RNA sequence: AGCAGAGUGGUGCAGUGGUACCGUGUUGGACUCAUAAACCAAAGGUCCCUGGAUCGAAACCAGGCUCUGCUA
Numbered sequence: 001a002g003c004a005g006a007g008u009g010g011u012g013c014a015g016u017g018g019u020a021c022c023g024u025g026u027u028g029g030a031c032u033c034a035u036a037a038a039c040c041a042a043a044g045g046u047c048c049c050u051g052g053a054u055c056g057a058a059a060c061c062a063g064g065c066u067c068u069g070c071u072a
Stems, first nucleotide, its partner, number of pairs: 001071007010024003018055001026042004048064005
């Protein structure tokens, strides 16, 4: 330098146009003599940034940033 993939709560991830899922973690509750496990509930996300198309975008289009891999 070229090509490909990735960026979504603290963390690991799902989600191919209609109010973002699940695991784990955190907090509270209930349980227990007590703790843990298992159970219930809650909080926590301007979906990497900017712009565009669309009635409507995490998802489509363009540019940019960061990371990973391959080639030179």

Source information: This is a predicted structure of a 72-nucleotide RNA (transfer RNA) from Amphidinium carterae. NCBI's taxonomy places the organism under Eukaryota, Alveolata, Dinophyceae, Amphidiniales, Amphidinium. Rfam family: tRNA. It is annotated as a transfer RNA.